This is a predicted structure of a 72-nucleotide RNA (transfer RNA) from a Promethearchaeota archaeon. Lineage of the source: Archaea > Promethearchaeati > Promethearchaeota. It matches the Rfam family "tRNA". Model confidence (mean pLDDT): 82 of 100.
Order: sequence, then C1' cells, then structure tokens
RNA sequence: GGGGCUUUGGUCUAAUGGAAGGACAUCUCCCUUGCAAGGAGAAGACUGUCGGUUCAAAUCCGGCAAGCUCCA
Repeated sequence: GGGGCUUUGGUCUAAUGGAAGGACAUCUCCCUUGCAAGGAGAAGACUGUCGGUUCAAAUCCGGCAAGCUCCA
C1' cells in the first nucleotide's frame, strides 16, 4: 500500500427494510432476625461516525475511524 471481516445499553448477544428484544449486572419492592437464593417491577442503546437510496434503514450503498485477519 491492497483485500476481507467486525463495530447494537455497563458486559454478552438477538433482530435478512415496518424502527431495537433477551441474558447478566444496576435500582426499587416482597420474602428473611439478617445476608444469599427466589418472586414482582423499573431504568438503561435513535445501533462506531458522516452522508446517500427509500414512504420507511441497525439492516441496502459510499466516505471516514477503530479492532482482527490475509497478501505485498
């Protein structure tokens, strides 16, 4: 220098164009003498970033950034 793959709450992971769900963690309540476990509930991501296509984009297209990998 060139090619490929990946990027979604604090962490991990779903969602093949109709707009983001689950698990763990966190908080509240119940249970307990108390803690843990268990039960009920709540908050938390406009999807790396900037554009484009579309009535509609996490999803399709392009640029950029970061990581991994292959070639030189």